A computed fold for a 72-nucleotide RNA from Streptomyces noursei, annotated as transfer RNA. Rfam family: tRNA. It is annotated as a transfer RNA.
């Protein structure tokens, strides 16, 4: 000192130009003698920052910045 990959809810991750979603978890009811499991319901995000391109960006483009991996 280049180079690759990630960066989205509390956590693990989908989602690659128009509606931000799943498991878990959390809350509230049902079942249960209680707790677990089970069903129903409901909660939670300025999508890492800054700019660009575009009628329109999580999504393409540049730069940064932080993780993690290999190369000198």
């Nucleotide at each position: 000192g280049g180079c690759c990959c990630c960066g989205u809810a509390g956590c693990u991750c989908a989602g690659u130009g128009g509606g931000a979603g799943a498991g878990c978890g959390c809350c509230c009811g049902a079942u249960u003698u209680u707790c677990g499991a089970u069903c129903g319901g409901g909660u939670g995000g300025c999508c890492g920052c800054c700019g660009g391109u575009u009628c329109g960006a999580u999504u393409c483009c540049g730069g940064c910045c932080g993780u993690g991996g290999g190369c000198a």